[in-house]
RNA sequence: GGAGUCGGCCAGGCAGCCGCUGUGCAAAACACAGAGGAAAGUCCGGGCUCCGCAGAGCGGGAUGCAGGAUAACGUCCUGGCACGGCGACGUGACGAAGAGGGCCACAGAGACGAGUCCCGCCGGGCUUUGGCGCGCAAGCGUCACAGUCUCGCUUCUCGAAAGGGAGGCGGAACGGCGGGGGUGAAACGCGGCAACCUCCAUCCGGAGCAACACCAAAUAGGCAAGCGCGGUGGCUUAACGGCCACUGGAGGCCGGCUCGGCCGAGCUUGCGGGUAGGUGGCUAGAGCCGCGAGGUGACUCGCGGCCCAGAGGAAUGGCUGCCAGUCCCAGGCGGGUUCGCCCGCCCCGGGACAUACAGAACCCGGCUUACAGGCCGUCUCCCCUU
RNA sequence: CCACCCGUAGCUCAGCUGGAUAGAGCGAUGCCCUCCGGAGGCAUAGGUCACAGGUUCGACUCCUGUCGGGUGGGCCA
Numbered sequence: 001g002g003a004g005u006c007g008g009c010c011a012g013g014c015a016g017c018c019g020c021u022g023u024g025c026a027a028a029a030c031a032c033a034g035a036g037g038a039a040a041g042u043c044c045g046g047g048c049u050c051c052g053c054a055g056a057g058c059g060g061g062a063u064g065c066a067g068g069a070u071a072a073c074g075u076c077c078u079g080g081c082a083c084g085g086c087g088a089c090g091u092g093a094c095g096a097a098g099a100g101g102g103c104c105a106c107a108g109a110g111a112c113g114a115g116u117c118c119c120g121c122c123g124g125g126c127u128u129u130g131g132c133g134c135g136c137a138a139g140c141g142u143c144a145c146a147g148u149c150u151c152g153c154u155u156c157u158c159g160a161a162a163g164g165g166a167g168g169c170g171g172a173a174c175g176g177c178g179g180g181g182g183u184g185a186a187a188c189g190c191g192g193c194a195a196c197c198u199c200c201a202u203c204c205g206g207a208g209c210a211a212c213a214c215c216a217a218a219u220a221g222g223c224a225a226g227c228g229c230g231g232u233g234g235c236u237u238a239a240c241g242g243c244c245a246c247u248g249g250a251g252g253c254c255g256g257c258u259c260g261g262c263c264g265a266g267c268u269u270g271c272g273g274g275u276a277g278g279u280g281g282c283u284a285g286a287g288c289c290g291c292g293a294g295g296u297g298a299c300u301c302g303c304g305g306c307c308c309a310g311a312g313g314a315a316u317g318g319c320u321g322c323c324a325g326u327c328c329c330a331g332g333c334g335g336g337u338u339c340g341c342c343c344g345c346c347c348c349g350g351g352a353c354a355u356a357c358a359g360a361a362c363c364c365g366g367c368u369u370a371c372a373g374g375c376c377g378u379c380u381c382c383c384c385u386u
Numbered sequence: 387c388c389a390c391c392c393g394u395a396g397c398u399c400a401g402c403u404g405g406a407u408a409g410a411g412c413g414a415u416g417c418c419c420u421c422c423g424g425a426g427g428c429a430u431a432g433g434u435c436a437c438a439g440g441u442u443c444g445a446c447u448c449c450u451g452u453c454g455g456g457u458g459g460g461c462c463a
Stems, first nucleotide, its partner, number of pairs: 001382004006377005012323007020034005036357001040368002043366005048208004060204005065079005080094001081092004095199002100197002102193003112189001117181003120177004124149004129144006151170008212280004222271006230247007251263004287306008325353005331346006387459007396412004405443001414430005436452005
């Protein structure tokens, strides 16, 4: 100098003006406070609340090396093993195939049932040749090299057929080993696959702040009490009932009162459940900062200090100026030069551009994802110079 | 907040108990036919199987994570 590895941090600052929400007051004025590293996805785990008393069984789900951290976890730390990388380092659902079921295409003889395509080996049969022995001879026995070990007829059976399987008879007759090759990801080995079912171990009750608690309107419905739904006559009917006339009728309407008119069988009060709506839950917490101690570490403990959004269709914003970044032009300085120019540094002047991802909604610990620009540190490898 | 589904050619969908060279219809393009067009016939092209990682001899299919889209439910009676 180059290429990498791992880890951490910031997320524009200041000023002015105009706004929004909350608190301090009942109000105004004023003062103070006012989004994040991910507030996101809602993927895990807890707190909290209710059902319930969570005890057992069945079912379901999750996790899966060992030890540890923690409120808990599928998170984190340390170590082992496997794989990748020259290395720093990274990745890993990393229990069990000795309970059982299932799958292993194509190729291959054979894919877990066993099995022989080629070579080879062992025993055996047959043929040819040769040696030796016996025999008058034919020939027989034995040893060795080489070759070969199948064909024909027939029965039964499966099948649509092609063909396959199991026997029987005849000629000379086959029986075993599994060593090597070949096929394949894997070839008989206690095969591989459990991110197939399964077994083993551990954990999990369900629902979620629209949980839940309190206050509580209108309408409808529930319960209780009070008042009223009447009276007379006639017609009709077996009766119940219906119709007509007259006379009453709580209450309601004609926008206030009286008169008058019309409607008229329900009206009034109380109680309880409960909706809209309102309030609480609702932000002091596994909290933040600093120091010290323990531990390899995750983390824990002690002391001191601090209070740091609580909105509820939802506030936390906008404008201007200066500073901060990068690039270009011009300038200065230094170096190189093939005299065209190139490289590095500097700071003043001018211009352009960019400032992201995204926004609390009960709270917390993680994971994952998104993110302009920038800063700091750790270690590894390569090259050059000394 | 909770429960669940989908993503395959330009469009609509199959395939997903692992073993295809990933298919079908419509559409597109070219040729034939016709006086021309349509219809018809023949042929062709067109795919990051949403993305990434893993399991496996082998992944559209199984597992995990992510991205995008969609559906249903909550209170009272």